Description:
The prediction has a mean pLDDT of 80. A computed fold for an 85-nucleotide RNA from Sarcosagium campestre, annotated as transfer RNA. The RNAcentral record of the sequence draws on ENA. Lineage of the source: Eukaryota > Opisthokonta > Ascomycota > saccharomyceta > Sarcosagium. Rfam family: tRNA.

Parts: sequence; structure tokens; C1' cells
RNA sequence: GCUCGUCUGGCGCAAUGGUAGCGCGCCAGACUUCUACUAAUUAUAGUGAAUCUGGAAGUUGGGGGUUCGAAUCCCCCGACGAGUG
Repeated sequence: GCUCGUCUGGCGCAAUGGUAGCGCGCCAGACUUCUACUAAUUAUAGUGAAUCUGGAAGUUGGGGGUUCGAAUCCCCCGACGAGUG
């Protein structure tokens, strides 16, 4: 240089051209549970974990085009990766 692939919330990934979603994480709340921790004689209180509910967070890598409608199709550019001369 050429060819191919990938790019979507903080992270990992979905999504027939027709409302951008899921899991983890994060924030708030609930109240139940725990061979859990701390304090207390029990009751209990606080913390943590588990469970449940709700929420925030995306100009879908950037720009343009096609279309009534684009994450998705087309063009240009960029980043990363693979192959190849």
C1' cells in the first nucleotide's frame, strides 16, 4: 500500500430499514433473610451481603447521502485488529 473485520451508556454485548435494549456496575428506596461484623444482658441499633422495586447514564466512532423513516443501506474520514505484497 491492498483486502477483510470491529466501533452502540462506566464495562461486556444485542437489536428484520419502523419506540435503541439486555447483563454487570452505579445511584435511591423497600423490607425480609443471614453460621456475617460492631455495640448492648435479651429486645434492639448500625454496617455489610443477599432479595425486591425504581432511577440516572447513548448526539449508536466523525461527517455527508438515500429514504416517509437509518445503529442497520451508500460515500468520505478516523481509531483498533487480522491477513497479504